[in-house]
């Protein structure tokens, strides 16, 4: 130097042939129990890496930028 890829909640991920984003475990409260814990309910938590462009509307499409993994030289 190139070429691939993945990029979303505190962690590990789905998501959509473009129409306003979930789960699981974590984290708090309640139950329950002598106590814990395990189990049951409920709740917080997200400018979908960051800048443009498309469009009535972008997490999804394009492009350029950084940063992580891979392979090539």
């Nucleotide at each position: 130097g190139u070429u691939c890829u993945g990029g979303u909640a505190g962690c590990u991920c789905a998501g959509u042939u473009g129409g306003u984003a979930g789960a699981g475990c974590a984290u708090g409260g309640c139950g329950c129990u002598u106590g814990c814990a395990a189990c049951g309910c409920c709740a917080g938590g997200g400018u979908u890496g960051u800048g443009g462009g498309u469009u009535c509307g972008a997490u999804u499409c394009c492009c350029a930028c950084g940063g992580g993994g891979a392979g090539c030289u």
Predicted 3D model of a 73-nucleotide RNA (transfer RNA) from Salmo salar. It matches the Rfam family "tRNA". From the family's description: Transfer RNA (tRNA) molecules are approximately 80 nucleotides in length. The family's RNA type in Rfam is transfer RNA. The source organism's lineage runs through Eukaryota, Metazoa, Neopterygii, Salmonidae and Salmo. RNAcentral holds the sequence, with entries from Rfam.